About this RNA:
Predicted 3D model of a 156-nucleotide RNA (Lysine riboswitch aptamer) from a bovine gut metagenome. Of the family's consensus pairs, 100% are formed in the model. Its mean pLDDT, the model's own confidence on a scale to 100, is 84.
RNA sequence: GAUAGAGGCGCGGCCGACAAGAGUAACUCCGAAAAGCGACAGGAAUCGCGGAGCGAAAGGGGAGGCCGCCGAGGGUUGAUACGGGUUCCUGUCCGUAUCUUCGCCGGAUCGUCGGGAAAUACCCGCCGGACUGUCGCCGAGAGGCGGAGAGCUGUC
Numbered sequence: 001g002a003u004a005g006a007g008g009c010g011c012g013g014c015c016g017a018c019a020a021g022a023g024u025a026a027c028u029c030c031g032a033a034a035a036g037c038g039a040c041a042g043g044a045a046u047c048g049c050g051g052a053g054c055g056a057a058a059g060g061g062g063a064g065g066c067c068g069c070c071g072a073g074g075g076u077u078g079a080u081a082c083g084g085g086u087u088c089c090u091g092u093c094c095g096u097a098u099c100u101u102c103g104c105c106g107g108a109u110c111g112u113c114g115g116g117a118a119a120u121a122c123c124c125g126c127c128g129g130a131c132u133g134u135c136g137c138c139g140a141g142a143g144g145c146g147g148a149g150a151g152c153u154g155u156c
Base pairs, nucleotide, nucleotide: 001156002155003154004153005152008070010069011068012067013066014065015064018061027053028052029051030050031049038047039092040091041090042089043088044087045086046085073105074104075102078099079098080097081096082095083094084093106132107131109129110128111127113125114124115123116122134147135146136145137144138143
């Protein structure tokens, strides 16, 4: 250097009954037209509220199956596009997708806090705990301490 592998509730993608979203939004009728409410700030216009009726959807989740895999993947920097009641304008913030920066994170799990989300779901981040795989050092042994996947093991 090439090639093939290992860790285990292992990672991600697609499909997916179903739960939730929600008796919510929208729509129709009646009443009101003062106030107030929209991711944030500013400007212009419009909608907005109460009761009754009717009544969704998206994103996210999802038993299990199939597919691709073991920096699998996740995060992060920057850029672009789209979205955040409607139309127009400026700035910021958040979400999604693509490319990109960073040699940031071995893995899963539990917990406090914070962020996303309708959310006790789920996802993400910092910190902490025990567990686990791997290598190194110490040890008679049991075991202890430490490092990080650009690592580790086999073959050529």